The prediction has a mean pLDDT of 88. The RNA shown here (SAM riboswitch aptamer (S box leader)) has 104 nucleotides and comes from Sporosarcina gallistercoris. The model forms 97% of the base pairs in the Rfam consensus. Lineage of the source: Bacteria > Bacillota > Bacilli > Caryophanaceae > Sporosarcina.
């Protein structure tokens, strides 16, 4: 990098550096940002995919390997159902994305 698979409505902050944009791509929204965002570093925390230990198993325990700590993956955009005069709305699925695990 790519393939497969599981989950994605919960949860979790401060300091330092830095200095203008940022929230995956594109579009439309909506938000965050000089009262210093996004990002990086340190510490802290949240969680429990893999590993360890216990167990026949369901599970339990632990926090080693990861991950994560604005807004539902921030919302929608593709299809179907429902709803309606038509909409809005709601539900299901898909595409894409993120993370873990396994393979190439």
């Nucleotide at each position: 990098u790519u393939c497969u698979u599981a989950u994605c409505a919960a949860g979790a902050g401060a300091a330092g550096c830095g200095g203008a944009g940022g929230g995956a791509a594109c579009u439309g929204g909506c938000c965050c940002g000089u009262c210093g965002a996004u990002g990086c570093u340190u510490c802290a925390g949240c969680a429990a995919c893999c590993a360890g230990c216990c167990a026949a198993a369901c599970g339990g325990u632990c926090a080693g390997g990861u991950g994560c700590u604005a807004c539902u993956u921030c919302c929608a955009g593709c299809g179907g159902a429902u709803g309606u005069u038509a909409a809005a709305g709601u539900c299901c699925g898909g595409c894409a994305g993120a993370u873990g695990a396994g393979g190439a």